[in-house]
Context: one part of a larger RNA
RNA sequence: CGCAGGAGGGCUGAGGGGCCCGCCCCCUAGUACGAGAGGACCGGGGGCGACCGGCCAACGGUGCUCCGGCCGUCGCGCCAGCGGCGCAGCCGGGUAGCCGAGCCGGGAAAGGAUAAGCGCUGAAAGCAUCUAAGCGCCAAGCCUGCCCCGAGACUAGCCCUCCCGCCACGAAGGUGGCCUGAAGGCGGGCCGAAGAACACGGCCUCGAUAGGCCGGGCGUGCAAGCGCGGCGACGCGCUCAGCGGACCGGUACUAAACCGCCGAGAGG
Numbered sequence: 001c002g003c004a005g006g007a008g009g010g011c012u013g014a015g016g017g018g019c020c021c022g023c024c025c026c027c028u029a030g031u032a033c034g035a036g037a038g039g040a041c042c043g044g045g046g047g048c049g050a051c052c053g054g055c056c057a058a059c060g061g062u063g064c065u066c067c068g069g070c071c072g073u074c075g076c077g078c079c080a081g082c083g084g085c086g087c088a089g090c091c092g093g094g095u096a097g098c099c100g101a102g103c104c105g106g107g108a109a110a111g112g113a114u115a116a117g118c119g120c121u122g123a124a125a126g127c128a129u130c131u132a133a134g135c136g137c138c139a140a141g142c143c144u145g146c147c148c149c150g151a152g153a154c155u156a157g158c159c160c161u162c163c164c165g166c167c168a169c170g171a172a173g174g175u176g177g178c179c180u181g182a183a184g185g186c187g188g189g190c191c192g193a194a195g196a197a198c199a200c201g202g203c204c205u206c207g208a209u210a211g212g213c214c215g216g217g218c219g220u221g222c223a224a225g226c227g228c229g230g231c232g233a234c235g236c237g238c239u240c241a242g243c244g245g246a247c248c249g250g251u252a253c254u255a256a257a258c259c260g261c262c263g264a265g266a267g268g
Base pairs, nucleotide, nucleotide: 001152005163006162007161008160009159010158011157015149016148017147018146021049022048023047024046025045026044027043033038051106052105053104054103055102059100060099061098062097066093067092068091069090070089071086072085073084074083075082076081110144111143112142117137118136119135120134164267165178166177167176168175169174179265184262185261186260187259188204189203190202191201192200209255210254211253212251213250214249215248216247218244219243220242225238226237227236228235229234
């Protein structure tokens, strides 16, 4: 810009893309077959691998500062207690999130039309012939079926809902005057399992969007201080303490205030 008013949702599915795999075991059955050795078709059941998609309850990984421990050094006057630096200083753990080696799922079934192939009926050609007319069956392949995108599908579709003026002139498109600025969108802001920017989604006081605070969960693993015991290193008690990222809730304390712009006027 188009889709003959504007707008918000929801669909249809033309068309496009994805997927399409392999192996083993058991039953049928030691049956059919075969002198034996061996050993099925058809059909049914179970499992495994690779690949793909999704997920994080469990099993694990990470978790750049959540907790603890430890060394050196410098600082806070000293002790104690802390802080800085040393790869995150090193080490032991670890929530959310993300992840796999973990968990779940997928390839199908089925239908249609076929290939080679197997047939029916059947002439040309009194026979024969699957073919010439006609009709069946039959592939991991083709079309559909499953998953995703999808109306710029210009054949531009459909449904629901929302919004919009008066006067004059004109046959109408429209022109002019006055009034209005709708529905809705964008900007702006607080954010987000959304994200390179953008986009997308939620929220903006008629509010739980983020932070704070409160409660819970979860993680560390028992703080400081004081008391007691020990010459001391240290131990014990108050203490399942103290501390605290992301998790789950609650609560307007803080910040989303205010506001601006676009957008018409009933539609060949």
A computed fold for a 268-nucleotide part of an RNA from a Kiritimatiellota bacterium, annotated as large-subunit ribosomal RNA, domain VI. It was read from a public genome assembly. The source organism's lineage runs through Bacteria, Pseudomonadati and Kiritimatiellota.